[in-house]
């Protein structure tokens, strides 16, 4: 780096609209889309500290924090970890 396999957390949240489908035309949907809140997550990236490193210095530097991104049914994607090349 390439194929494979596993891989964690947080609202199927609220409101409002329009679309398909449904109907008893009151309405419904694990369905599609705009917008607005509020509340959470942390294991893409992404910043901060820093144990260490290094004779110092410059630099490097997380599974710690921070949440811009990004996530908070499935599905996708996911640090890492295995196995093969």
């Nucleotide at each position: 780096c390439a194929g494979u396999g596993g891989g964690a957390g947080a609202g199927a949240c609220c409101c409002c609209g329009a679309u398909a489908c449904u109907u008893a035309c009151g309405u419904g949907u694990c369905a599609u889309u705009g917008g607005g809140g509020c509340g959470c997550c942390g294991a893409a990236g992404g910043c901060g500290c820093a144990a260490c490193u290094c004779g110092c210095u410059c630099g490097g530097a997380a599974u710690c924090g921070c949440u811009c991104a990004g996530g908070c049914a499935a599905a996708a994607g996911g640090a890492c970890c295995g196995c093969u090349g």
This is a predicted structure of an 85-nucleotide RNA (Glycine riboswitch aptamer) from a marine eukaryotic metagenome. The RNAcentral record of the sequence draws on MGnify. Its mean pLDDT, the model's own confidence on a scale to 100, is 80.